This is a predicted structure of a 72-nucleotide RNA (transfer RNA) from a Candidatus Aminicenantes bacterium.
The sequence was found in a public genome assembly.
It matches the Rfam family "tRNA". By type it is a transfer RNA. From the family's description: Transfer RNA (tRNA) molecules are approximately 80 nucleotides in length.
Lineage of the source: Bacteria > Bacteria candidate phyla > Candidatus Aminicenantota.
[in-house]
RNA sequence: GGGGCUGUAGUUCAGUGGGAGAACGCUUGACUGGCAGUCAAGAGGUCGUGGGUUCAAAUCCCAUCAGCUCCA
Numbered sequence: 001g002g003g004g005c006u007g008u009a010g011u012u013c014a015g016u017g018g019g020a021g022a023a024c025g026c027u028u029g030a031c032u033g034g035c036a037g038u039c040a041a042g043a044g045g046u047c048g049u050g051g052g053u054u055c056a057a058a059u060c061c062c063a064u065c066a067g068c069u070c071c072a
Base pairs, nucleotide, nucleotide: 001071002070003069004068005067006066007065010024011023012022013021018055026042027041028040029039030038031037048064049063050062051061052060
């Protein structure tokens, strides 16, 4: 320098055009003498960034940034 993959909650990830989600973690409450544990409720998101297509984009297209990887 060229090709490919990845980027979504604090963490690990799902989500292939119309409701943004799961598990773990965190907070509160109940059960317990207390811890652990179980159950219930809750907080937590510019979907890497910019632009385009579309009535509508996390999702399709282009550029760009970061990481991983292959080739040279």